RNAcentral holds the sequence, with entries from MGnify.
The RNA shown here (c-di-GMP-I riboswitch aptamer) has 84 nucleotides and comes from a soil metagenome.
The prediction has a mean pLDDT of 86.
Its Rfam family is "c-di-GMP-I riboswitch aptamer". Rfam describes the family as follows. GEMM was predicted in a large-scale screen for bacterial structured RNA regulatory elements. Rfam links the family to the GO term cyclic-di-GMP binding.
Of the family's consensus pairs, 95% are formed in the model.

[in-house]
Order: sequence, then C1' cells, then structure tokens
RNA sequence: AAACGGCAAACCCCAGGGAAACCCGGGGGACGCAAAGCCACGGGCCUACCGGUGCAUCGCACCUAAGGCAGCCGGGCUACCGAA
Repeated sequence: AAACGGCAAACCCCAGGGAAACCCGGGGGACGCAAAGCCACGGGCCUACCGGUGCAUCGCACCUAAGGCAGCCGGGCUACCGAA
C1' cells in the first nucleotide's frame, strides 16, 4: 500500500441507572479512528452527592473525589491483514 472487515463522534427516537459528570440497552446516523480493543498506574480535564469553610436574606459562594472521561496525553496488556 492492498484486502476481509471492525469501531462509531455530533445529532435524533425508545427505554433505564446516577446528585451530577457520565454510563448502559435497542434503532437511526458517520465526525473520525491501525488499536476509537481492554486497564484509572502517572499527568490532565469534567462533576460535587457526602464532607469542609465563608456569608447569612437558610440560601448562595468557594474548596474537595473515594464519582467520571480510555474518542485528552503518557504508560501497561491483547490483537486482524501483510509490501516488510
């Protein structure tokens, strides 16, 4: 490079979990992905139930992950094809 294929962003419909972020099942749809398969180990980002602080008009603001993002990066594990 090619081939057989794979996954499926945004968005839409149905149904569910969660405080939220977000996740999950079915259908449509393809932005893209050579690991866009899996893993929260490191960094980063998102949310803030519980907890903490402040104000105080009882509510608001701020902090906080043990919650989440693997399609943010790094790292680990596994893997189809074959010019090599």